[in-house]
Source information
Model confidence (mean pLDDT): 76 of 100. A computed fold for a 368-nucleotide RNA from an Alphaproteobacteria bacterium, annotated as Bacterial RNase P class A.
């Protein structure tokens, strides 16, 4: 220098001006001044928690759901860290849902002779036969398939076959190393009922439900409820309660009147519930920065410093100037600067993201 791999950071800057939201102060009751004002993902709402309410005396279990190699981290997690096994790569490094298939059930399409305690289509070998063919042996070869009952080689055999042997693989036993997943060595077994559990299922562990529109508080007007006081026709019934019925009265729709119809004790004060509305929840938190210590690391402990958005028809914006970066142009200059906008908060995951920068590592080339 080229190629590749891993990780991290930034993601326009400054000033002016006109506005918006919140807080504080002042004048003084709507103005002035000062201060602060989006992100690494604020997104998807996919996991895990805090907080709140509901159910519940406590515990256990069932159903349902989730997780699934080992050890650790954490408030917790399906997240993270460090490892193990398997796979890819020359390497750095990357990928991996990775318990159980001998508890049971199911499935293995098409093709193929045969898809599971096997199977003879072609081939090979033996016997019979004139031949066609028939009977038997055989899983070494061919063919089918995603997958065909260990692989390679030698021996052996009629031809073959773990039938025998060597090596590799695999199962079992013992020993050593490791907290463990597991690794190594030795011995032993001719090799065993294939695959599939993000199929049912089994095993181990975990899990109440709803969500800030949670929830708490204050509290108009109207209607209805209750209590008290005052006023008010008649008659009948009556369980003695202003309870029921009839008439009268009042009110309603109408420009007015009559008839008909409908409603009905009136007034005042007080109380409680709910609605509109308002306040809180709601910004000091598993918070951030820096240093030290422990740990391979995730992370933990300690010291010092900092307070940094809080709307609710929902603020965080527009314009101008200078500079920076990119593109076009000889130049003057012109155009552009990604993805994207908080809504109770926090830890993760996933997804989107123009461009720029830094650190470490691997391989190759060249020069000294």
């Nucleotide at each position: 220098c080229c190629u590749g791999g891993a990780g991290a950071u930034c993601g326009g800057a400054u000033g002016g001006u006109c506005g918006c939201u919140u807080g504080a102060a002042g004048c003084c009751u709507g103005c002035u001044u000062c201060a602060a004002g989006a992100g690494g993902a604020a997104a998807g709402u996919c996991c895990g928690g805090g907080c709140u309410c509901c159910u519940u005396g406590g515990a256990a279990g069932a159903a349902g759901g989730g997780u699934g190699c080992u050890g650790g981290a954490u408030a917790a997690c399906g997240u993270c860290c460090a490892g193990c096994g398997g796979g890819a790569g020359u390497a750095a490094u990357c990928c991996u849902a990775g318990g159980g298939a001998a508890a049971g059930u199911g499935c293995c399409a098409c093709a193929g002779a045969a898809a599971g305690u096997a199977a003879a289509c072609c081939g090979c070998c033996g016997g019979c036969g004139a031949a066609a063919g028939c009977c038997g042996g055989u899983a070494a070869g061919g063919g089918u398939g995603a997958a065909a009952g260990g692989g390679u080689g030698c021996g052996g055999u009629a031809a073959g076959a773990g039938c025998g042997c060597a090596c590799c693989g695999c199962g079992c036993u013992u020993c050593c190393c490791g907290u463990g997943a597991g690794g190594g060595a030795a011995g032993u077994g001719g090799c065993a009922g294939g695959g599939u559990a993000a199929a049912c299922c089994c095993c181990a562990c975990c899990c109440g439900g709803a969500g800030c529109a949670a929830g708490a508080c204050c509290a108009a007007g109207u209607a209805g409820a209750a209590a008290c006081a005052g006023c008010c026709g008649u008659u009948g019934c009556u369980u003695u309660g202003g309870g029921c019925a009839a008439c009268a009265g009042a009110c309603g729709g109408u420009c007015u009147u009559u008839c008909a119809c409908g409603u009905u004790g009136c007034u005042g004060u007080u109380u409680g519930g709910g609605u509109c509305g308002g306040u809180c929840g709601c910004a000091u938190g598993a918070g951030g920065g820096u240093c030290u210590u422990g740990g391979c690391a995730a992370c933990a402990a300690g010291g010092c410093c900092c307070c940094u958005a809080g709307a609710u028809g929902a603020a965080u914006g527009g314009c101008c100037a200078u500079c920076c970066c990119c593109a076009a142009g000889u130049a003057a200059u012109u155009g552009g600067g990604a993805c994207a906008g908080a809504a109770c908060c926090c830890g993760g995951c996933u997804u989107a993201u123009a461009g720029a920068u830094c650190u470490c590592c691997a391989g190759g080339c060249a020069a000294a």
The model forms 92% of the base pairs in the Rfam consensus. It is recorded under the gene name rnpB. Lineage of the source: Bacteria > Pseudomonadati > Pseudomonadota > Alphaproteobacteria. It matches the Rfam family "Bacterial RNase P class A". Its family is annotated with ribonuclease P activity, dimeric ribonuclease P complex and tRNA processing in the Gene Ontology. Rfam classes the family as a ribozyme.